[in-house]
């Protein structure tokens, strides 16, 4: 330099154009002498950035950025 993949919650990851979610973790409460376990409640989010298409975009298209892999 060329090509491909990935980027969504604190972490690991789902999500077929219309409601943003799961597990773990975390916070509060119950329980306990205290803690752990358990139970209840809470999503904690600029969906990497920008633009486009569309009535409507995490999802489709373009550019850029970051990471990983392949080729040279």
């Nucleotide at each position: 330099g060329g090509g491909a993949a990935u980027g969504u919650a604190g972490c690991u990851c789902a999500g077929c154009g219309g409601g943003a979610g799961a597990g773990c973790a975390c916070a509060u409460g119950a329980c306990u002498g205290a803690a752990g376990a358990u139970c209840a409640u809470g999503g904690u989010g600029u969906g990497g950035g920008g633009g486009g298409u569309u009535c409507g975009a995490c999802u489709c298209c373009c550019c850029c950025c970051a990471u990983u892999c392949c080729c040279a």
This is a predicted structure of a 72-nucleotide RNA (transfer RNA) from an archaeon.
Model confidence (mean pLDDT): 82 of 100.
It matches the Rfam family "tRNA". Gene Ontology term of the family: triplet codon-amino acid adaptor activity. Rfam's curators write: Transfer RNA (tRNA) molecules are approximately 80 nucleotides in length.